[in-house]
RNA sequence: UUGAACGCUAGCGGGAGGCCUAACACAUGCAAGCCGAGCGGUAGAGUGUCUUCGGAUACUUGAGAGCGGCGUACGGGUGCGGAACACGUGUGCAACCUGCCUUUAUCUGAGGGAUAGCCUUUCGAAAGGAAGAUUAAUACCUCAUAAUAUACUGAUUGGCAUCAAUUAGUAUUGAAAGCUCCGGCGGAUAGAGAUGGGCACGCGCAAGAUUAGAUAGUUGGUGAGGUAACGGCUCACCAAGUCAAUGAUCUUUAGGGGGCCUGAGAGGGUGAUCCCCCACACUGGUACUGAGACACGGACCAGACUCCUACGGGAGGCAGCAGUGAGGAAUAUUGGACAAUGGGUGCAAGCCUGAUCCAGCCAUCCCGCGUGAAGGACGACGGCCCUAUGGGUUGUAAACUUCUUUUGUACAGGGAUAAACCUACUCUCGUGAGGGUAGCUGAAGGUACUGUACGAAUAAGCACCGGCUAACUCCGUGCCAGCAGCCGCGGUAAUACGGAGGGUGCAAGCGUUAUCCGGAUUUAUUGGGUUUAAAGGGUCCGCAGGCGGGCUAGUAAGUCAGUGGUGAAAGCCUACAGCUUAACUGUAGAACUGCCGUUGAUACUGCUAGUCUUGAGUAUAGUUGAGGUAGCUGGAAUGAGUAGUGUAGCGGUGAAAUGCAUAGAUAUUACUCAGAACACCGAUUGCGAAGGCAGGUUACUAGGUUAUAACUGACGCUGAGGGACGAAAGCGUGGGGAGCAAACAGGAUUAGAUACCCUGGUAGUCCACGCCGUAAACGAUGUCUACUAGCCGUUGGGGCCUUUGAGGCUUUAGUGGCGCAGCUAACGCGAUAAGUAGACCGCCUGGGGAGUACGGCCGCAAGACUAAUACUCAAAUGAAUUGGCGGGGGCCCGCACAAGCGGUGGAGCAUGUGGUUUAAUUCGAUGCAACGCGAAGAACCUUACCUGGUCUUGACAUAGUAAGAACUUUCCAGAGAUGGAUUGGUGCCUUCGGGAACUUACAUACAGGUGCUGCAUGGCUGUCGUCAGCUCGUGCCGUGAGAUGUUGGGUUAAGUCCCGCAACGAGCGCAACCCUUUUCCUUAUUUGCCAGCGGGUAAGUUGGGGACUCUAGUGAGACUGCCUACGCAAGUAGAGAGGAAGGUGGGGAUGACGUCAAAUCAUCACGGCCCUUACGCCUUGGGCCACACACGUGAUACAAUGGCCGGUACAGAGGGCAGCUACACUGCGAAGUGAUGCAAAUCUCGAAAGCCGGUCUCAGUUCGGAUUGGAGUCUGCAACUCGACUCUAUGAAGCUGGAAUCGCUAGUAAUCGCGCAUCAGCCAUGCCGCGGUGAAUACGUUCCCGGGCCUUGUACACACCGCCCGUCACACCAUGGGAGUGUGUUGCACCAGAAGUAGGUAGUCUAACCGCAAGGAGGACGCUUACCACGGUGUGACAGAUGACUGGGGUGAAGUCGUAACAAGGUAGCCGUAGGGGAACCUGCGGUUGGAUCACCUCCCUUA
Repeated sequence: UUGAACGCUAGCGGGAGGCCUAACACAUGCAAGCCGAGCGGUAGAGUGUCUUCGGAUACUUGAGAGCGGCGUACGGGUGCGGAACACGUGUGCAACCUGCCUUUAUCUGAGGGAUAGCCUUUCGAAAGGAAGAUUAAUACCUCAUAAUAUACUGAUUGGCAUCAAUUAGUAUUGAAAGCUCCGGCGGAUAGAGAUGGGCACGCGCAAGAUUAGAUAGUUGGUGAGGUAACGGCUCACCAAGUCAAUGAUCUUUAGGGGGCCUGAGAGGGUGAUCCCCCACACUGGUACUGAGACACGGACCAGACUCCUACGGGAGGCAGCAGUGAGGAAUAUUGGACAAUGGGUGCAAGCCUGAUCCAGCCAUCCCGCGUGAAGGACGACGGCCCUAUGGGUUGUAAACUUCUUUUGUACAGGGAUAAACCUACUCUCGUGAGGGUAGCUGAAGGUACUGUACGAAUAAGCACCGGCUAACUCCGUGCCAGCAGCCGCGGUAAUACGGAGGGUGCAAGCGUUAUCCGGAUUUAUUGGGUUUAAAGGGUCCGCAGGCGGGCUAGUAAGUCAGUGGUGAAAGCCUACAGCUUAACUGUAGAACUGCCGUUGAUACUGCUAGUCUUGAGUAUAGUUGAGGUAGCUGGAAUGAGUAGUGUAGCGGUGAAAUGCAUAGAUAUUACUCAGAACACCGAUUGCGAAGGCAGGUUACUAGGUUAUAACUGACGCUGAGGGACGAAAGCGUGGGGAGCAAACAGGAUUAGAUACCCUGGUAGUCCACGCCGUAAACGAUGUCUACUAGCCGUUGGGGCCUUUGAGGCUUUAGUGGCGCAGCUAACGCGAUAAGUAGACCGCCUGGGGAGUACGGCCGCAAGACUAAUACUCAAAUGAAUUGGCGGGGGCCCGCACAAGCGGUGGAGCAUGUGGUUUAAUUCGAUGCAACGCGAAGAACCUUACCUGGUCUUGACAUAGUAAGAACUUUCCAGAGAUGGAUUGGUGCCUUCGGGAACUUACAUACAGGUGCUGCAUGGCUGUCGUCAGCUCGUGCCGUGAGAUGUUGGGUUAAGUCCCGCAACGAGCGCAACCCUUUUCCUUAUUUGCCAGCGGGUAAGUUGGGGACUCUAGUGAGACUGCCUACGCAAGUAGAGAGGAAGGUGGGGAUGACGUCAAAUCAUCACGGCCCUUACGCCUUGGGCCACACACGUGAUACAAUGGCCGGUACAGAGGGCAGCUACACUGCGAAGUGAUGCAAAUCUCGAAAGCCGGUCUCAGUUCGGAUUGGAGUCUGCAACUCGACUCUAUGAAGCUGGAAUCGCUAGUAAUCGCGCAUCAGCCAUGCCGCGGUGAAUACGUUCCCGGGCCUUGUACACACCGCCCGUCACACCAUGGGAGUGUGUUGCACCAGAAGUAGGUAGUCUAACCGCAAGGAGGACGCUUACCACGGUGUGACAGAUGACUGGGGUGAAGUCGUAACAAGGUAGCCGUAGGGGAACCUGCGGUUGGAUCACCUCCCUUA
């Protein structure tokens, strides 16, 4: 935007529109008639007369039918066909016609024969005929007259070749119609005009080349015929042409235009309504009549279909208006009127008119109006929401008060404009036209419009509310149901689903679907691209084509300007006007960007002519090179052969084996043979169009370049088709065959290994000739020309200078590097352009399907070239960025490795976990970062689990009422909870009302939940990691993501510090500040200490003392400060000095931005959900302690560096009143009894290893202590399940531990004991602390693990636990092939031949004219020939449909097999080709970098 459709909804009016599908079939009615002023005249009617009453007759009038004339070729419908002079536009006809109309001139004379009707007879069911008789005309015929007709002969004028106009003469042909109301209406001939047509031409107007050749009346000529007219329009003859790459032919599709929609425009799409043209009228063919038709409502024939029928035969054509059926998502009334406009006819009145004017139906579209307005807060009720005693919102909304009346209803007016014709009268000019007056005519119309009354009365929906896109909440649902235009939403807190409240948008409509344009510069003329995104042909030559150097002259085709014609109207635009406004309509203007003519201009392009030399080419003289072809020839190496020497291995690999070798290999010496390739030189070297080219030499041959500026004089550039060349592989024929080596064989590797590795080995690789024609044929960059800063190399040639040098300067042709401007998405390119311009060619237009299928063409084949559809996805891709990752690189760190010490893994035991079991074994934690973890204490309790027994406002909180103080004694039942009975007791405050605490009862709000969700959360915690990182502001760079800072050179434990630097600063981290430890000063002096002094001793015990130790307060000290060395500095090194301590002195606390949806709803808190006589509460007993087994963490050991016995020494840090307990006694002992001190520097708990001495003597032991028996102690209501400890007896495994694995760098490891928390007791061998004794080793950073920084590759971003390829299996979808099958279209050949026309004619018939007649002329019928529709036969082509089976493709849930690619992807990848293999793929040959890493060479940049 729409001719729309569908869903929900709907008050009115105006203006428009309305079968887009089946050009499918049609019932019924209507849509083309008119004329008596052309003709004869009938039925009927009226009047008069007569009448035998049956009728007859005269006059008037007069349907219907008929003859005749005009019309029916217009108007109306539809869009089948048609790719065409069909249409549009512009010309032409000297090649034409034109009824009615206008105008001019002239004429309108004399005759004749029929025929319909009517009547009679007759056939047929009907439709429709036949015969006879009779009759008229503006019907028909003959004659006369008329020429500007035709033919011939002349004359004049004009033009455009044929010719045209005017005119004279002769010959021939050749018109007419009357009617009348007397006004008029007609008729004929000729000329002109107007109108309408016909024909021809230029230009414009679809798609396909997977349609490339087409054409025999075809192209032209001569002649004839035909036509209104030109013409192969038709025919005869002659010639062989004509069309086509500027797209013929063929196929498919389609009415064309004005216009309409969209768009800034250019364009793109479209061709409903209105206007112009064309075509068609059931399908096909044909002519007749006529001015005009090959005729929508005419004719004939054929065919299909329908209907009637008496079965003999007939009738019909809605793509006219209504209407019906069918089809379809879908499109209206079997209406009124000729009043207006127009048409036909007529002198006219008039008649006819489904044209037209109106009405009906439909929100289909456009436009307009309304559904009320003002006030009104108790911000009502209700709804919805929330933080819920309350608030927000719906909302001035409602109620209520007042007002208005468009619309509506009723009544009345109005019969408005549109009306003019016509009749009568009249005026003006006037054979007619125009005007005025009066009368008459309205379908719409119960109209529009106006007035009155009534009363807010009669009138709002639809879609949406995640973003795009204006508009948000609650409930339900729980990856279900569903939504969705794209992105996407839904897995228990959904603004996205469904409902509700609220809101937003539009509004008598609103949404959805469909269509076209726009946005889309996304086919790019305006206005795109082509190194890497899709895209430069593998390269060159070259026909057509396109484009083309300087000067002069001419021309005027292109170009530009003026002007004339045309470009229909409507529409668009502008202005004005008419309907109350608008839509709508009218008037005027502009526009119609086009085409044609004409007059000019001449710069540019073209054309013609002349000329020039700079483009291009030629000549002469040099020079250069792996340029090409053919021949000859050389040495090294390799292999083979022969002979010699020689002996046991050789060869090969990561390691091996296959293989070769005592039949003598490998090795070595000599000689001989063969084929292939050419080391060094050798190079970012050179040559060639590209592919490509390398020992030397000869012959032939092509090119580049330099100099001279001698010659030609634009001869040029590009290049669709076309041609030639074209690596490797491959193919054919014939040779050759040393080495290498697809296939193949064997050996390894491996889970497998159709591979990588090894040993062999055939095609092939080589030569000649012939094919193939492709490559990552790459600079991923087409060819040619010109212009545009520099610098540095290198190859070839030339010039000048010269000190003669390996010199300097300069100029060209190549070949490289960096770089300015500019360009580029960026990377990058940058005189060898990817810059600025020009010329020409090729190619591209999302990914996949697919460079595939089909068709064509080429090829011996392999295959090459050309090249799609369906279907499917919302991406695929480029460059760059950040990160992660790499079986990439560099640097660095860490008990990471290494060097060491000691363990674990083996044993029995303790403990935790898994698993299993169970009524229950409560729950959580699960790689590092769960597993002696939550639990710093499971016998009951704890306890959350199980069993059984109870309670239901509850064990606990708040609120109401009533009663009672609270509380307490005893007894009974019961496992207990609990139930029943019973005793004592009346307290505290008081304003005397009562109050506070507590208990009981009743009722309801509620309590309660270790129930779920740690993936809804807070808080707290673990981990990377005490790793050195993580960021920001401003500036600068980049289109941007981002970068810089933070990188670099050093240094550090450290992003620690220094230097440099487009950065300058800052923050969180590091460090420091804090605690502890180590030294000292000072202060203090009890409960600690005792050097000196006094008393007194067993004893710091006492007087005293503060010196010392210790305690605990304040300070000092360490900072690379000093020295030497190195260094710019930071800093590092020095067993340096000094110092108690030296480079962070040791230890601790301290944990950046963040990661792991990490852990915890069972510490606690909390959203949501769930339970409420139970998932809550109380209680008994049980369980958490089970036990085939597996794992983790520990403790004890396996012994002599030890065990046992005796003696003996030295800590620190802590704890203690329901406690620690001295001391004494008893007990073998665990302990018990008594008793003392201490709320603690006062009392108390307490070392072990060690040291001294003795004993054991290598053994399952005097090691080891598990297990078990017996006897006890203690705690506690209670030690059975299930405590610890003691004594005695017993005396298991175990003799140092496989693969693997852990900790530790100094007061550390190892080893020794001590203490605390929890706690009645304790399963503690755990945890957290404390001190005693006290080592070894570190060369170093290659490797393992983790981490940090820089860099590189990347197809990863859930980030390598990533991504991802192919076969196979299953399901679905579209598609190719396919024996064929059936359908349609069409070519060719032949048969056939209706109607009709033309020709012929031996048959039949025949009024007008001729003839006296016979007869003739002419005509009709019949027959026949030619053409031809339908139809038939045969054979091809094309299109779509279908087909057993079959090929690949696409898509699918988490299938199977491998792991090909992305990192060096673990064998670098990829391209072409060939072979092989379940599959990705592997291998050979050649090519490529779009390969990482390391090293070297060359070149370049920066600095000195």
Molecule: small-subunit ribosomal RNA
Organism: Riemerella anatipestifer ATCC 11845 = DSM 15868